[in-house]
The RNA shown here (c-di-AMP riboswitch aptamer (ydaO/yuaA leader)) has 142 nucleotides and comes from Mumia xiangluensis. Taxonomically the source falls in Mumia (Bacteria, Actinomycetes, Propionibacteriales, Nocardioidaceae). Of the family's consensus pairs, 92% are formed in the model. The coordinates come from a structure-prediction model, not an experiment, and the mean pLDDT is 81.

RNA sequence: CGCCUAGUUCGGCCGAGAUCCCCCGAUCGACGCUGGAGCCGGGGACCCAGGUUCCUGGGGUGAAUCCGUCCACUUGGACGGUAGGGCACACGUUCUUGGCCCGAACCCGUCAGCUCACCCGGCAGGCGUCGAGAACGUGAGG
Numbered sequence: 001c002g003c004c005u006a007g008u009u010c011g012g013c014c015g016a017g018a019u020c021c022c023c024c025g026a027u028c029g030a031c032g033c034u035g036g037a038g039c040c041g042g043g044g045a046c047c048c049a050g051g052u053u054c055c056u057g058g059g060g061u062g063a064a065u066c067c068g069u070c071c072a073c074u075u076g077g078a079c080g081g082u083a084g085g086g087c088a089c090a091c092g093u094u095c096u097u098g099g100c101c102c103g104a105a106c107c108c109g110u111c112a113g114c115u116c117a118c119c120c121g122g123c124a125g126g127c128g129u130c131g132a133g134a135a136c137g138u139g140a141g142g
Stems, first nucleotide, its partner, number of pairs: 001128004008037006017028004038123006048113001057111001058108004066081006084102004090138009
């Protein structure tokens, strides 16, 4: 500097410590707590949807869903495909065309449709670049 992603930013308090300094003092300041802006997610009426009960409960974040074959027998593993998703032009968007990659994981806990007001929560983590063509708009610099 850039990519995935909501995962950015501006303060305040405290203050481990660091630097400068003859002294006085000055500057920076991790961790922690806290406030705002912005972005993201959940709960939550009328209306609408929707009968009740049982069975194999049900639900949420996310692109990450589904199918087939083989091996296990165990809930799982391997392979192939796939809905879907991503890939610096300074930025946003649309279209065309090749290429590469992902197609996971986790959470709630018997409970939740939508949903105004209202209420609650998150702002992590992981990485290092893709080429070509057409167009609309915005911004910065010279």